[in-house]
This record gives sequence, C1' cells and structure tokens, in this order.
RNA sequence: GCCGAUGUAGCUCAGCGGUAGAGCAACUCCAUGGUAAGGAGUAGGUCGUCGGUUCAAUCCCGACCAUCGGCU
Repeated sequence: GCCGAUGUAGCUCAGCGGUAGAGCAACUCCAUGGUAAGGAGUAGGUCGUCGGUUCAAUCCCGACCAUCGGCU
C1' cells in the first nucleotide's frame, strides 16, 4: 500500500428498513434469626464519526476512525 471482518448498556453478545433487547454485573424490594442461594422490580444507550438514500436507518450506500486478520 491492497483486501476482508468487527464496532450496539459496565462486560459478553442479539437485533435481515417501522417504539433498541437478552444474559451477567449495579441498585431497590421480598424472603431468612442472619448470610449465601432464590423471587420481583428499577436504572443504565448521541447503536464508532461524518455525510447520503428513504415517509422512516442499528439495519442500505460512501468516506473516515479504531481493533483484528490476510496479501504484498
């Protein structure tokens, strides 16, 4: 230098154009004489950045950034 993959909650990851989710973690409550396990709930997101397409974009297109891999 060229090619490809990945980027979504604190962590690990779903989400094939129409209100962003799960598990774990955090917090609150229940329960126990108490602790752990267990049960119920709450909060937490500029969906990597900037543009474009569209009535509507996490999703499609382009550029860029970061990480990983391949080729030279």